[in-house]
Context: one part of a larger RNA
């Protein structure tokens, strides 16, 4: 000079687009964020009078591994960047076959009962795309003999449509190996016992001390192991001519995590924010037997702080889930509200107009200056007030707009409603005067100030920037 998720003093008219807990991964009242399917399915209720409609909990399927959050932990194959080889895939395309015959059950229910609650217990019915057996298989293992494993139906008056099992391939999406790269310290030099490798077996979707038993005794380390300390990497961002430096907030991709610490189940996927157990801590209920909870989702509260926003509003757009489909449902997102936080834009009027007017300052008392500034005349209405019209985003015929009596246009009214903040000794653009008198006080630096202070104070004038200004932080 640039730069900021910024703060603080003074001031402040307006629109556009951004961007808002950088501190306590501190504690949270309350609402709200994940549901859908009756065209799987027994059953119930209502409406109404025999066949339609509707809505429910349960049972089933799918989907709550995505979407949103934060950054504690990690120095690490975690991330980047190029490779690899011994794996996985629900939905989704593309293709090749097949679904035969049989069963017993459990929820809901009704019964009867326990408990303050949370939730339970006995007995009884009963469907099914839930479960089970059992025939069959271009699948899988195995040298072979041989051994293993399916299935479902629903819709419709029919034609079909759509769901189910088993293979092969694709598309995308994940696991795992590896090569460099990846902060500071040596006032950390040795570390290391499943530790390094072999065999054999167990385990996983796979490779592997992954996990065991036996066996060798390796393996890393001055090219920095170990140990401490800090730290989410990375596209980017700021700066700089550049090579660097610093940093990683909005957005985007990987990564971890969800009250702390563990550990599994379910599924294609978790070891799982708004599931499940189990242990601690903190809260709250309670009939003291015993239960309940997780906002690092969006709002808000309180608390920490220099310091960050509404307990708004809609599913119409985008796209997610579910559904055959209408549709439901989505603090994803769309929109609005707040905040000069930041960028861009635009205004606070234009033109004449010298009696160089009153008034202030300073004067060598002649006058200079404020200053065409203002009054005054003309003149326009960006804005700002009323009023009218009024969209695009909605896409296939129609319908369907939160935003939004918006944006924009048009029509009328008054210059009307609107300028400050530092600063003036040199560095550095702007000078005088008045009180003050090493005192009050200023200061980024050098340094002003002890009676004529351009350096404090106050005033008039000048300067720079301008709805902003200066001042501190931090970064180049």
């Nucleotide at each position: 000079g640039g730069a900021u998720g910024a703060a603080c003093a003074c001031u402040a008219g307006c629109g556009g687009c951004a961007u808002g807990c950088u501190u306590a991964a501190c504690a949270u009242a309350u609402g709200c964020a994940a549901g859908u399917c009756g065209g799987a399915u027994g059953g119930g209720a209502g409406u109404g009078g025999u066949g339609u409609u509707u809505c429910c909990a349960g049972u089933g399927g799918c989907a709550g591994a995505u979407g949103g959050g934060u950054g504690a932990g990690u120095a690490a194959c975690g991330u980047g960047u190029a490779a690899g080889a011994a794996c996985c895939u629900a939905c989704c395309c593309u293709u090749g076959g097949g679904a035969g015959g049989g069963g017993a059950a459990c929820a809901a229910c009704a019964g009867c009962u326990g408990a303050a609650a949370a939730c339970g217990a006995c007995u009884g019915c009963u469907a099914a795309u839930a479960c089970c057996c059992u025939g069959u298989a271009g699948g899988c293992u195995g040298a072979g003999g041989a051994g293993c494993a399916a299935a479902a139906g629903g819709a419709g008056g029919a034609a079909u449509c759509u769901g189910c099992c088993c293979g092969a391939g694709g598309a995308a999406g994940g696991g795992c190996u590896c090569g460099c790269a990846u902060c500071u310290a040596a006032u950390u030099a040795g570390c290391u016992a499943g530790u390094u490798g072999g065999u054999g077996a167990g385990g996983c979707a796979a490779u592997a001390a992954c996990u065991u038993a036996c066996c060798a005794a390796g393996g890393c380390g001055a090219u920095g192991a170990u140990u401490a300390g800090u730290a989410g990497c990375u596209g980017g961002u700021c700066u700089g001519a550049g090579a660097g430096g610093a940093u990683g907030a909005u957005c985007a991709a990987c990564c971890a995590c969800a009250c702390u610490g563990g550990g599994a189940c379910u599924g294609a996927g978790a070891c799982a924010c708004g599931g499940c157990c189990c242990a601690g801590a903190c809260u709250c209920c309670u009939g003291c037997g015993g239960g309940a909870a997780g906002c690092a989702a969006u709002a808000g509260u309180g608390g920490g702080g220099a310091a960050u926003u509404u307990u708004g509003u809609g599913c119409a757009u985008u796209g997610g889930g579910c559904g055959a489909a209408a549709g439901c449902u989505u603090g994803a997102u769309g929109g609005a509200g707040c905040a000069a936080u930041g960028c861009c834009a635009c205004g606070u009027g234009g033109a004449g107009g010298u009696a160089g007017a009153a008034g202030g300052c300073c004067u060598a008392u002649g006058g200079g200056u404020c200053g065409u500034g203002a009054a005054c005349u003309u003149u326009u209405u960006u804005u700002c007030c009323c009023a009218g019209a009024g969209a695009a985003g909605a896409a296939a015929c129609a319908a369907u707009g939160a935003c939004a009596a918006u944006a924009u246009c048009u029509g009328g009214g008054c210059a009307a409603u609107a300028a400050g903040c530092a600063u003036c000794a040199g560095u550095u653009a702007g000078c005088u005067c008045u009180g003050u008198g090493c005192c009050a006080g200023c200061a980024a630096u050098c340094g002003c100030g002890g009676u004529a202070a351009u350096a404090a104070a106050g005033a008039a004038g000048a300067u720079g920037c301008a709805a902003g200004c200066a001042u501190u932080u931090u970064c180049c």